A computed fold for a 1402-nucleotide RNA from an uncultured bacterium, annotated as small-subunit ribosomal RNA.
RNA sequence: GAUGAACGCUGGCGGCGUGCCUAAUACACGCAAGUCGAACGGGGAGUAGCAAUACUUCUAGUGGCGAACGGGUGAGUAACACGCUGGUACCUGCCCCAAAGCGGGGGAUACCGGUUCGAAAGGAUCGCUAAUACCGCAUGUGCAUCGGAAACGAUGGAAAGCUGAAAAGCACUUUGGGAGGGGCCUGCGGCCCAUCAGCUAGUUGGUAAGGUAACGGCUUACCAAGGCGAUGACGGGUAGGGGACCUGAGAGGGUGACCCCCCACAAUGGAACUGAAACACGGUCCAUACACCUACGGGUGGCAGCAGUAGGGAAUAUUGGUAAUGGGCGCAAGCCUGAACCAGCAACGCCGCGUGUGCGAUGAAGGCCUUCGGGUCGUAAAGCACUUUUUACCGGGAAGAGGAAGGACGGUACCGGUAGAAUCAGCCUCGGCUAACUACGUGCCAGCAGCCGCGGUAAAACGUAGGAGGCGAGCGUUAUCCGGAUUUACUGGGUGUAAAGCGCAUGCAGGCGGCGCAAUGAGUUGGGUGUGAAAGCUCUCGGCCUAACCGGGAGAGGUCGCUCAAGACUGUUGUGCUAGGGUUUGGUAGAGGAAGGCGGAAUUCCGGGUGUAGUGGUGAAAUGCGUAGAGAUCCGGAGGAACACCAGUGGCGAAAGCGGCCUUCUGGGCCAAUACCGACGCUAAGAUGCGAAAGCCAGGGUAGCAAACGGGAUUAGAGACCCCGGUAGUCCUGGCUGUAAACGAUGUGAACUGGGCGGUCGGAGGGUAAAACCUUGGACUGUCGAAGCUAACGCGAUAAGUUCACCACCUGGGGAGUACGGCCGCAAGGUUAAAACUCAAAGGAAUUGACGGGGGCCCGCACAAGCAGCGGAGCGUGUGGUUUAAUUCGAUGUUACACGAAGAACCUUACCAGGGUUUGACAUGCAGAUGGUAGUGAAACGAAAGUGGAACGACUCUUCGGAGAGUUUGCACAGGUGCUGCAUGGCUGUCGUCAGCUCGUGUCGUGAGAUGUUCGGUUAAGUCCGCUAACGAGCGCAACCCUCGUCGCGUGUUACAAGUGUCACGCGAGACAGCCGGUCUUAAGCCGGAGGAAGGUGGGGAUGACGUCAAGUCAGCAUGGCCUUUAUAUCCUGGGCUACACACACGCUACAAUGGCCGGUACAAUGGGUCGCGAAGUCGCGAGGCGGAGCCAAUCCACAAAGCCGGUCUCAGUUCAGAUUGCAGGCUGCAACUCGCCUGCAUGAAGACGGAGUUGCUAGUAACCGCAGGUCAGCUAUACUGCGGUGAAUGUGUUCCUGAGCCUUGUACACACCGCCCGUCAAGCCACGAAAGUGGGGGGCAUCCGAAGUCGCCGAGCUAACCGUAAGGAGGCAGGUGCCGAAGAUGAACUCCAUGAUUGGG
Repeated sequence: GAUGAACGCUGGCGGCGUGCCUAAUACACGCAAGUCGAACGGGGAGUAGCAAUACUUCUAGUGGCGAACGGGUGAGUAACACGCUGGUACCUGCCCCAAAGCGGGGGAUACCGGUUCGAAAGGAUCGCUAAUACCGCAUGUGCAUCGGAAACGAUGGAAAGCUGAAAAGCACUUUGGGAGGGGCCUGCGGCCCAUCAGCUAGUUGGUAAGGUAACGGCUUACCAAGGCGAUGACGGGUAGGGGACCUGAGAGGGUGACCCCCCACAAUGGAACUGAAACACGGUCCAUACACCUACGGGUGGCAGCAGUAGGGAAUAUUGGUAAUGGGCGCAAGCCUGAACCAGCAACGCCGCGUGUGCGAUGAAGGCCUUCGGGUCGUAAAGCACUUUUUACCGGGAAGAGGAAGGACGGUACCGGUAGAAUCAGCCUCGGCUAACUACGUGCCAGCAGCCGCGGUAAAACGUAGGAGGCGAGCGUUAUCCGGAUUUACUGGGUGUAAAGCGCAUGCAGGCGGCGCAAUGAGUUGGGUGUGAAAGCUCUCGGCCUAACCGGGAGAGGUCGCUCAAGACUGUUGUGCUAGGGUUUGGUAGAGGAAGGCGGAAUUCCGGGUGUAGUGGUGAAAUGCGUAGAGAUCCGGAGGAACACCAGUGGCGAAAGCGGCCUUCUGGGCCAAUACCGACGCUAAGAUGCGAAAGCCAGGGUAGCAAACGGGAUUAGAGACCCCGGUAGUCCUGGCUGUAAACGAUGUGAACUGGGCGGUCGGAGGGUAAAACCUUGGACUGUCGAAGCUAACGCGAUAAGUUCACCACCUGGGGAGUACGGCCGCAAGGUUAAAACUCAAAGGAAUUGACGGGGGCCCGCACAAGCAGCGGAGCGUGUGGUUUAAUUCGAUGUUACACGAAGAACCUUACCAGGGUUUGACAUGCAGAUGGUAGUGAAACGAAAGUGGAACGACUCUUCGGAGAGUUUGCACAGGUGCUGCAUGGCUGUCGUCAGCUCGUGUCGUGAGAUGUUCGGUUAAGUCCGCUAACGAGCGCAACCCUCGUCGCGUGUUACAAGUGUCACGCGAGACAGCCGGUCUUAAGCCGGAGGAAGGUGGGGAUGACGUCAAGUCAGCAUGGCCUUUAUAUCCUGGGCUACACACACGCUACAAUGGCCGGUACAAUGGGUCGCGAAGUCGCGAGGCGGAGCCAAUCCACAAAGCCGGUCUCAGUUCAGAUUGCAGGCUGCAACUCGCCUGCAUGAAGACGGAGUUGCUAGUAACCGCAGGUCAGCUAUACUGCGGUGAAUGUGUUCCUGAGCCUUGUACACACCGCCCGUCAAGCCACGAAAGUGGGGGGCAUCCGAAGUCGCCGAGCUAACCGUAAGGAGGCAGGUGCCGAAGAUGAACUCCAUGAUUGGG
């Protein structure tokens, strides 16, 4: 885009079309084929008449014509059925033209009447009668048959009348011609399956006969043995064919409704009759099935005609009317006609029209959204003005009808008038493709979906609403076809790796084929001509208002026919040629093939000698072998298999493949040179041959190796890898198998198209004594590359380039190279080769990452080397778990666990129990109220909150009225540590202070992307240098900043020796690989040295690139959304966060003598202090009390400890260690019970250096030692943050563990190895195969039976026309019978479908 459509929602009008696609299922009822009285006899009715009779009209029958047309349907049919084109052995009623004729007779019969059978349908019998019915005779132009060359002759056979007063007309007979119609034949054309490959006995042909309108095996007899087939016979499936229709640029593809042509069919099957024509839709006979009637004896029927019914189905209409047109009959009038023309139903389709037009902004109300400002529906509405297509009503009113009347449609179309915006809009969609976006609801639910895919709490994808987009009396959906799809490729594709080159060759058919000349004219090209029906299509003109629709004209349309011409090219024929191909001669290389023989090395075995305890094997072992003598070693022997070195991208062969040496036989190639043949060629479906390994059959052989098998190991297991053994097999002969990653994943042949460097084998020229060597041209074989090709990789004269010829093969993945069937095979199996079902991919090449029990380089307390620890004990703290009314919450590998928390007794506090409050503990706004108002608040009650209210009692401004503030009531709202860190901001952790991460321009690539950033050096560093299709730049690194160390200068209060210094504060200097030597590319840099307080970033800090982990935090803060509102808010009392079988993490103290205790004694720094630090003095053993000087601080406040000196303890659970517990005290605080700290006395637990494992640290570091601070009323701080004191050991390496960086490589990973992914098994489901079988369908074959009927035969029964005087005959009929014959029955096979316990894979 299209449709004979259907379904959903919706629906105003008209015109023109269309309307059972399914059950060729069954059909009630009505109608669809009759007509002629001018063929005939009769009958009825009517008119006139008394009647006879006449006239008119109707028609059951005889007769004629029609009924073979028109109408329906598409079952069958793959066929001369259809289409195009030719042909003729033929027929042709009615119609037209022409010729001739139409004489004279006869016998019946229907109707009717009588009798009679039957329920009916329908008969039987007797009698009467007519004809254009039937039958002789005559005639015979012509006609037919025979004879004949012909003339001609012989024989044969026609007819009907009716009307009319007549003229005449209509009929009739014979013959010829025509028109139109038909029969038959023929070339060509148009479906699928080869998993249908062979078919055929009337089959193919002939002769004769029969038959037909006619040819013909059409039929029969006889004779012959033919005929068809890979150019697809035969078989199976499907199907009416064409004009045309839909689509497409076309070529094509699909279709065959309506209209036209042809065919076939008429319930199913068979058959003939009549006729001009039928094997006959509304005729006959028979059989069958079905249905109906029946008195049970018997009958009747055929809508695939028009309506209509049932059924089936997603689905398809009225039991309507009759003027014209066409048809039948008729002289005509006319009759009949479900043909046809109209109407009815249906948006089923196409076309046209309408549902109003103009103005109209406060941008109304309302809806929706909102950032609350507004936006949008929206000039839309309202309103004002106008119009009347349509609608309603009224009036008029056709053409269609040829001379009058006669119109179904139809009071229709059309015209006029009146009324009034009046009567008329929906459907689908809005994530991308694809035009159109927001809100709410929902929460992987409900649902959507054509594909991709949406939905798990902020959904533009579901549902609803608003808005928008598209189309519009329609709009969507479904189904089907074409297109897009160059995705079956003729036009117009491919096959190295994406699907795809047969494993290789030989070769029949086929396809294709070198250079000339001549002929021919099949192909080809051009002209003419015939035909290609009409409709349709295109153009054009015209008719309905327009369009759809319709009419006129022209054109297009064929693998068609005839004819003329051309003679290039192809073909064919003839005749030549030598460039393809082949033959000849001489050489030549070679693991080419087959057979026979020979050889040495090695392994193993056997015999013997020497000799003794091991050997063998592995990562390590063990099994094994060995004291019965192995292994080792020497000599001899046996046997089988394979041939080291040479050996090489060396050689040969078609491929498979071929390797010691010699001999014989044998195939092919190459080089050189002449002569010969004269296209003999290329390819190759089918076919045939060859064809590794394994395997199979038969017979041999068997040294080594070695499936299976046995044993030993390894392992969770080990059906393996490793080890010890070992049989088939490997070898030979003969046969089979026929497959491989049979690969260059690249079919064969031919031609052409720059080069460089090799290898093997011939030749020629030069050169040499011979070589070497140089040049050149062949054949084969490599490598790198130009152009070109390619998706890229790559190929590139050995093409995957440019062309030609032929073959094979491919068409998404899986199912599946499978099933079934066929063929082959002894088997294993091979070959050919599907479908159901299922997926939205499978795949190629390349890119960037990530990853690797890949590689290279390199770094880090990563390891190693060390020191001190942790893990064991007790205690502190945190976490898990458990418990609980609650043990609030968060943090959870590294990167949670002395973390948020720099301080949980109340408070904190978020948790629990109980008791209260509800505009609230807190903020703002609006409205109202309020003058002893706000505020303070006694008694009493209460656990407190609170209730209560005596009493006291204000402020600012003022125009003196009041106003503000306050209080209170109500409404808005407050409040939430409630949820979501996966909606967020901000902040933070981690990789990681790792050296990386990017950009611009350029260049390369189809592109992703690459280059730069790689490479060579170097560095702590992408630090720097060099090179370089890159050149530059940015964020990082470094530096700039702070601090410590040295010096100088300045200032100097409160520090000190009293001022030069120490010290404090501030400002400067100094370090840069600067100097020297070595090394390096004389680059960057590295090594050593000097000087210097400091030397190669001097130490430390701050500083954290692009990013990663949906990392952490909604409970610090902020914040979207959701939830809550007498509660999830808020207040209070008490409790809990402090629980305790247990597990982990971070610490403290120890286990002691480098120590504990006692005494004496020395030296810091940071930091803090007015609700504070707090001196002296004094009391207390002590914690502490009293006290209050001094200090808002370089001024005052604070014993540093380890250390050093002296003493004691003497290796022990101790004079170690200090847990736990008792008693007595102190301090803070409203309050130390749950649950604080400290002191004294007493008590004196575990613990004697810690398993596997694991942490920190490279120098003023570790370790040890104390001091201070924050938080804080106090403190559970052993924590944290700082400060100083004492002060080491080890390493200069990178194998390993771990982490990181760069380059490279592989990848089926990309959520990126914590990835991906294979197979069994388990449960459920789906489709398919096999299967003892079972059920059914189809078409043949064989046998039996055999209706109707044609034909043949018989015909004793019956018999009008003719013959005969008659008897009788001819002829006919009934009846009988034979061949054929539908249906039926039976049988053995074939084929297809369904089904089947079980089973198999998918």

Its mean pLDDT, the model's own confidence on a scale to 100, is 84.